This is a predicted structure of a 72-nucleotide RNA (transfer RNA) from a Candidatus Gottesmanbacteria bacterium. The sequence was found in a public genome assembly. It matches the Rfam family "tRNA". By type it is a transfer RNA. The organism belongs to Candidatus Gottesmaniibacteriota, within Bacteria. Model confidence (mean pLDDT): 83 of 100.
């Protein structure tokens, strides 16, 4: 320098153009003499950034940024 993949909650990741989710973690409650397990609930998101397409974008298109793999 070139090609490709990835970026979504604190972490690991889903999400077929139509309400942003799960597991783990955190907090609170239940249970227990107590702790753990278990059960219930809650908080937590600029969907990397900008622009475009669309009635509508996390998703599609373009550019930028960051990470990774391969080639040279």
């Nucleotide at each position: 320098g070139g090609a490709c993949c990835c970026g979504u909650a604190g972490c690991u990741c889903a999400g077929u153009g139509g309400u942003a989710g799960a597991g783990c973690g955190u907090u609170c409650g239940g249970c227990u003499u107590a702790c753990a397990u278990c059960c219930g609930a809650a908080a937590g998101g600029u969907c990397a950034g900008a622009g475009g397409u669309u009635c509508g974008a996390g998703a599609c298109c373009u550019c930028u940024c960051g990470g990774g793999u391969c080639c040279a």